[in-house]
RNA sequence: ACAAUUGAAAAGCAAAGACCUCAUAUAAUUUUGGGAAUAAGGCCCAGUUGUUUCUACCCAUCACCGUAAAUGAUGGACUAUGAGGGAAGAUGUUACAUGG
Numbered sequence: 001a002c003a004a005u006u007g008a009a010a011a012g013c014a015a016a017g018a019c020c021u022c023a024u025a026u027a028a029u030u031u032u033g034g035g036a037a038u039a040a041g042g043c044c045c046a047g048u049u050g051u052u053u054c055u056a057c058c059c060a061u062c063a064c065c066g067u068a069a070a071u072g073a074u075g076g077a078c079u080a081u082g083a084g085g086g087a088a089g090a091u092g093u094u095a096c097a098u099g100g
Base pairs, nucleotide, nucleotide: 002017005015006014007013019085020084021083022082023081024080025079026056031047032046033045034044035043041065042064050057058076059075060074061073062072063071
């Protein structure tokens, strides 16, 4: 990154929705109880907390832990509200990123 929705006699146009970008919220967080795994692992259940806020509160990789009971770092969303943006295709230009 919208041929296809709605209104109007038609066009301009207007509205709604979806999508994308940005902002705000939240730090994808805090904490309690119970249970579980153990370097081929690092989770499960229930509650709590945080937002003038509904919902969510996880995943992957790496580190770390020498077998114990405890994780840490980094990257990656959804949701709510607000703002902005865009037919498709072709060609060219510029910028950035990645690889060699």